[in-house]
Context: one part of a larger RNA
Molecule: large-subunit ribosomal RNA, domain II
Organism: Candidatus Peregrinibacteria bacterium GW2011_GWA2_44_7
Order: sequence, then C1' cells, then structure tokens
RNA sequence: GCCAACGAGUUAGCUGUAUGGGGCAUGGUUAAGGGAGAUUCACCCGUAGCCACAGCGAAAGCGAGUCUUAAACGGCGCAUUCGUCUCAUGCACUAGACCCGAAACCAGGUGAGCCACCCAUGGCCAGGCUGAAGGUUACCUAACAGUAACUGGAGGGCCGAACCCAACUAUGUUGCAAGAUAGUGGGAUGAGCUGUGGGUAGCGGAGAAAUUCCUAUCGAACCUGGAGAUAGCUGGUUCUCCUCGAAAUAACUUUAGGGUUAGCCUUGUGCGUUAAGUAGCGGGGGUAGAGCACUGUUCCGGCUAGGGGGCGAAAUAAGUCUACCAAACCGAGACAAACUUCGAAUACCGCUAUGUAUUUCACAGGAGUCAGUCCGUGACAGCUAAGUGCCACGGACGAAAGGGAAACAGCCCAGACCGUCGUCUAAGGUCCCUAAUGGAGAUUAAGUGUUAAAGGAGGUCGGAUUCCUCAAACAACCAGGAGGUUGGCUUAGAAGCAGCCAUCCUUUAAAGAGUGCGUAACAGCUCACUGGUCUACUGCCCCGUUCGCGGGGCGGGAUCCGGCGCCGAAAAUCUAACGGGGCUCAAAUCUUCAACCGAAGACACGGAUUUAAUUGCACUUCGGUGCAGUUGAAUGGUAGAGGAGCGUUCCAUUCAGCGUCGAAGCUGUGUUGUAAAGCAUGGUGGAGCGGAUGGAAGUGAAAAUGUUGGC
Repeated sequence: GCCAACGAGUUAGCUGUAUGGGGCAUGGUUAAGGGAGAUUCACCCGUAGCCACAGCGAAAGCGAGUCUUAAACGGCGCAUUCGUCUCAUGCACUAGACCCGAAACCAGGUGAGCCACCCAUGGCCAGGCUGAAGGUUACCUAACAGUAACUGGAGGGCCGAACCCAACUAUGUUGCAAGAUAGUGGGAUGAGCUGUGGGUAGCGGAGAAAUUCCUAUCGAACCUGGAGAUAGCUGGUUCUCCUCGAAAUAACUUUAGGGUUAGCCUUGUGCGUUAAGUAGCGGGGGUAGAGCACUGUUCCGGCUAGGGGGCGAAAUAAGUCUACCAAACCGAGACAAACUUCGAAUACCGCUAUGUAUUUCACAGGAGUCAGUCCGUGACAGCUAAGUGCCACGGACGAAAGGGAAACAGCCCAGACCGUCGUCUAAGGUCCCUAAUGGAGAUUAAGUGUUAAAGGAGGUCGGAUUCCUCAAACAACCAGGAGGUUGGCUUAGAAGCAGCCAUCCUUUAAAGAGUGCGUAACAGCUCACUGGUCUACUGCCCCGUUCGCGGGGCGGGAUCCGGCGCCGAAAAUCUAACGGGGCUCAAAUCUUCAACCGAAGACACGGAUUUAAUUGCACUUCGGUGCAGUUGAAUGGUAGAGGAGCGUUCCAUUCAGCGUCGAAGCUGUGUUGUAAAGCAUGGUGGAGCGGAUGGAAGUGAAAAUGUUGGC
C1' cells in the first nucleotide's frame, strides 16, 4: 500500500417539554405492597400520592375576584372551561452520554544485575629515563658551614605497552553496532584502573555540578489502580429518494477560533389580504451639487488707519514725502469633513388605490450560523500603495453546474427534474487549429493591433482661421548689401557684433549706428533689405445659370483643433506582453448594412415528482381522507429542518411455504424499479432457508497517521 472483518447519537430516569397514536373524561391515574398464577405476558386488589377542577397577594388572608390605595378607571384573573394516564418520536437536563486522542494529577507497589556515590574484601600497572632528601669518603674549617666524587631512590616527575579514556578525521547512517570500526590522540604509582559482596528509592536517592545519572525511559523512574480524568481543541461518524433551505451580523461575555439572546432557515397550527412591487398624494431631512450671507482660508486692484524709511530739527517733535509693509472698508476672483443664504436625485415614513403570491403576521417544536471572499459604487485609514484594513448599498462565490474570458471560486452571459444524432438565441465569435462571413466607406505601415507616463518630433489623414500670389508669391540660383562713421562713452584695444548711452542723417532699387560666425583690435564670411532669373492658368475642378455667363478653388506661409501611428520602453532556465499558426485595400482600427455560429437559457415532443385549482369514484367521526383523471405552476444546492422508503440480524403470528430432484454462501448472465434494491436463471457449493403482517435493534463504512488478520 491493497483486500477482508470489526469500527461512532446508545441506554437509564415514578425528570421536563412539544408533536403524534391510544384509553378514559359520570375528571384521569395508580406507587410501594398484596392476592391468584407459576416461568412470566396477562388478571384482580391497593387512591398513599400526583395532575386538573380558581384566582389574587410577600403574607395574614379574601375569593369570581383579588392586590396596590384614602379611593381604582391600574396589575393579574373570571366572563371566553379541554384534562389526565400510557406508548412512540424530536429536544433538553442528569449520568463517560456520538467515537478515538492528551500532556498531566493522586494512591499503592517494583527497581542501584546499567549508571552515580559510599562500605567491605581481593586483583592489576612490560620496559626505559630523570636522579630530591638522606648517607659515605675526600678536601676544607678552631668549630659550624661549604665544595667534590660516590652512594641513595623521592615524585598527583618524564617517554611508552597492558589497562583506562574519548579531543580530531574518515567510514558507517534500513549500520557489525538504537553510538560501532579504522587512523590520529590523552592518562598510564595515582584524586589510578578493576573483580566480587553490600548500602542509598521517586514529595526520593546520587552528583569533582552537566538539569547529570537512577535498567536503550528523567525539570521528577517504572507498574497497577482512581479512570471511559478532563480536552471551549484536531480527526472521524456507515443505505436511498423527495420538499424547503441559511449564516459568516448585533448586543453581552476573563469574551474575541467558545457561548447566550436576537437576526436569517425549517416544520406545525392559527389569522385571512395583510407582504414585496407599482401609481398618486402627504411628510421631515441638509448629502451630491452649488454658494460665500456666517465661521475660517485665499489672489489681484482701489481706498485708507497704523508701522517702516527719507527730508526736517541742537534734541524730542511738529510738519511733509513715499518704486516699502498693511488692518478695516470697497470692487473683482477662489477654497472648506468638523462653513451654509440655498439645495437635489435616491432612500425612508404615512395614507389611498392596485397588487392575491409556495406573500406578510402571530404562537409553538427543531436547527445551523457568529473566521467570510472578490467585483461595482459611496467614504474613511494608508502613499486617493497593497490580492491592505474598516464601514455602507448592490451582485456573484460561499452553497452554482453550463457557455465566454487560451488555462482562471468571486468578471460577462445564464440558474442543470429526466430523455431526444430537434429548433431559436445570450455573452462571445465567424482565415486555419475551431462551429460560423460577406458587402460598403474611411484610417493605420507602427506587426501599431498583440502592455505604460510625463515629455519629445516637418509621421500621416481630416477640419478651421488667417496672410502672400501673372503688379509673379514660397524655395533655389545670379548680383547688390553703400556713405557721414572707427557714432559717443568705456577701454590696453572696443572699428555693426565685451559692456553702457543714443539709434540720426545721406546716397539709393535696397542696405540695421546692424542677425549670427569670426579677429588681440581690424580684416573676412553671413543675415535683414533690394534688383534679376525661373515658375503655380489659352488648363482643370466645384456651385449657380436666363446657356450669354457669374462666383469659388488650385501655388506658398503661419496658427489652432481632431483621428490613427512614432520615440520615451531595461530582468533574471526558453521565443514567452495576440492561446498558436499566421495576418497589411487586413485575419488591425473606426462607421455602417445583411447573415450565420454559439449554453444544461428559451421553444418543441415524451416521461417523473411536488404543489394549487378542479372532475369522477370509494370511505367518512361530515371536519375531511384515499384512488384515478384534467389544467396551471414548480423541481441547482453546503450547514440545517421536514417527509417517504430500501436492506441487515433476531422475535411473534401466518403461508399444512421452499430445500440432497440441491438451502445458505460465492461467481456469471438476463430482467424489473426514480433510487436504496428486487426477481429469474447457469456454474460452484453441500444443509439449511424464505414470503406476508407486526415487533425489537450490537442495523448499512472509503476515509478516524483507525483496530485485527492476510498478502
């Protein structure tokens, strides 16, 4: 891991409550116990007690009333009567109370054959080195001292086996081993190592002290018991179909991942037009917007207190002036969640009408929910950051499948009862992958489309305004571009061209006291400005027309607006920012026309169930109920509520049921039913088993790191 078996809402209570069935209602009912009976179901006693029959008051108490009060018109009752016993089911409570699961706590015992320390008694330490004290002899000394040689053999001394240890590396890592092996390494006469016997025990012992050891277990050993400890926590909780169908909110909570009540769901009963929606009418409001009258903020101008500054004056001043600042006021223009002279749309409330629906409301039984998520809109917090946080209104997901968005809970379309090789559509699409397409007019050249900003640009298309133009425009080419004068000042210099001031006159077709480059300063080049050359009209187009003609446009310059494009544009494994191929009068973009494809949507046909209305038949306690039919509507669904069934084991009754002429079980096939399942039959198997009606449960497994067995 697979297979099989086992595996989780049970049982109890003279408990409570609701619903349903039954008995009695001349109220109901027995408990303990007893009688009879004799294997246990039933029968007969037993009224003690309980509930009901009257309430009110704290009570005394009074009583269809009573309490409060001086007094009731106020409160609770009566009038308006519905009980009780038992069974079943739902729920609650008390018990282990749906099942499994702690870490822990306590009690009584078992352990020092491991390890820690201690006690008793034994054992062990190759070999080599060093050479303390002491001693002897010699020398020396008055003597002590001292010196030398020899002797001597000390030491938690030195090197190094056995022995003990374990600092480092490698291997090993389902190992040789639940701590080893190999190599290196430390101690090795000592606080040494070691055998045997003994001692210390868990609220404890031992500890050269590490929360270290006390039998692979140690911040408190192990075993058994209390014990099914407790677990607001995690996991699991077993057959089918049908009806309805949530919540992730509020308040309180030693409360925040738990509860209680309300909200939202469901079931029953009752009331019977109440609900949602729509229309009209009537309301209050201070949001959006707007505004500046208030409260504040704010720009410009005017006017003018005050301040600053100048003149003045011996000084302080008076006075006077102002390229300074400026209150108030005036004019013009703005801003505000905590401003408002104003002021919507919506929303909300009420009334009337309409609306009659699986609607509202009331009471009763049962819940689940209290972690929500994204999107759109209105705010706040934040960085007008977040797949962020927090509110409000709506939607979807949650609990929703189907189509589209390549793939993609929350986006777009649309809500799946079942069947059909039928039809029409939605969103979205129609070159190929891939179902379905063509036409008309324009734009784009960037593969823009098929990511992005400020900003930048004679990209290109369209529109508008304006100026010049056969008196020849714009561009290009040829030529001129002069004189007073090097204007004055400044300056080393300043001559059109560092800077300051002025910016005239003359000759001219025209020419600035000079547009730029340039020079040390001049020079030189160039521009403005002027002349010439060349050229857009014997033409073409549009509008009007009395067909005679009239009007406008064409070329060039400037400005503005709009459409589509360009640059700006850098990311990490691989093109990789159209799903791909690929696409350029498009298969891109805009406008438009006509088609088609496209879903579990709608329609068509057949079928099922629920429900409402209705018809017929049967039954009826006359309230209704059952069966069959017709018509309409409905039938996604998690938590959850309600309903109806299938199957398993056992029991009772019944079928004078089935079975060696082959039961159960196992394994095939066929068939019936909406499903759980049933029936028939082949093979196997070899002795039991079933139908019907009731009853009772050890009653249904895929999950619990489930348990046991097998492989």